[in-house]
Formats: sequence, structure tokens, C1' cells
RNA sequence: CCUCGAAAAGGGCAAACCGGCCGUAAGGCCGGGCCGAAAAGCCAAGGGCCCGCGGGAUUGGUUCCCCGGGUAGCCGGUUGUCGAA
Repeated sequence: CCUCGAAAAGGGCAAACCGGCCGUAAGGCCGGGCCGAAAAGCCAAGGGCCCGCGGGAUUGGUUCCCCGGGUAGCCGGUUGUCGAA
């Protein structure tokens, strides 16, 4: 240094749910909350998933494509704390 994640230390984050606000929605922000996680820091370029107040094809239901949006707590990329085997 790379891989890895035992023990300990310091510092931070906050799922579901509840309240308020924004959004058509997915979802986001703030407060409470604390399921969890060594990157739950950052990134929507790639794959996946979700949504549509939109467009097209098809249809009994629907499904597919395009476009736009969301998700980093799905994978991935990138930076990074501690230090046993």
C1' cells in the first nucleotide's frame, strides 16, 4: 500500500412510523424517532428498480418503446477513520 473487519477509541449518519411543507406521482426538505450501516461521505455517467400532470405502438386486461423525473439505505464509481488475523 492492497485485501479484510476482530477488539477498542473519537466523531458523525438515521429506516419504518408520526407532524409540517413542496411535488401529478415516485419522492424530497425540516422536526421528532433510532431499524440499521466502515463509507448510510460524495457522484444519477453505466446496469437495475420506481413514477408520469407526458408522446407513440398494442390491447379484453395489459405490455413495450421514447422522453422527462426519482432512487447513492440495489449494484457500481470515487474519496476516506481505526488496525488484530
Source information: Model confidence (mean pLDDT): 84 of 100. c-di-GMP-I riboswitch aptamer from a Planctomycetia bacterium, 85 nucleotides, folded computationally. The sequence was found by an Rfam model in a public genome assembly. NCBI's taxonomy places the organism under Bacteria, Pseudomonadati, Planctomycetota, Planctomycetia.